The RNA shown here (FMN riboswitch aptamer (RFN element)) has 108 nucleotides. Of the family's consensus pairs, 100% are formed in the model. Its mean pLDDT, the model's own confidence on a scale to 100, is 80.
RNA sequence: CACGGUUUUCAGCAAUUCCCGACCGGCGGUUACAGCCCGCAAGUCCGCAAGGAUCGAAACGGUGAAACUCCGUUGCCGACGGUACAGUCCGGAUGGGAGAGGGUCUGC
Numbered sequence: 001c002a003c004g005g006u007u008u009u010c011a012g013c014a015a016u017u018c019c020c021g022a023c024c025g026g027c028g029g030u031u032a033c034a035g036c037c038c039g040c041a042a043g044u045c046c047g048c049a050a051g052g053a054u055c056g057a058a059a060c061g062g063u064g065a066a067a068c069u070c071c072g073u074u075g076c077c078g079a080c081g082g083u084a085c086a087g088u089c090c091g092g093a094u095g096g097g098a099g100a101g102g103g104u105c106u107g108c
Stems, first nucleotide, its partner, number of pairs: 001021001004019002022088002024078002026040004035076002043054004058074005080091003
């Protein structure tokens, strides 16, 4: 998550979960733009609470003053519950949330 496969040899009961292929990427920081550099949030566990614990993934080459962020190549990661095994379907969630922007007041 488009098409397709697991169906005509008896042979999926069942798959948007498997196979093929495709697509997506919260926020702040970082001499230059980052899912995989640093940190935060989320998620999970403990706790009445404050709070604590835990928490995924990249290499090589190139340009440059400067890039693990750009360009090229190849690769990788993605909570929990449900269900034929799910980052993509349904659900908690009309929820949580870092953060971003803005307003008002006061002082200088």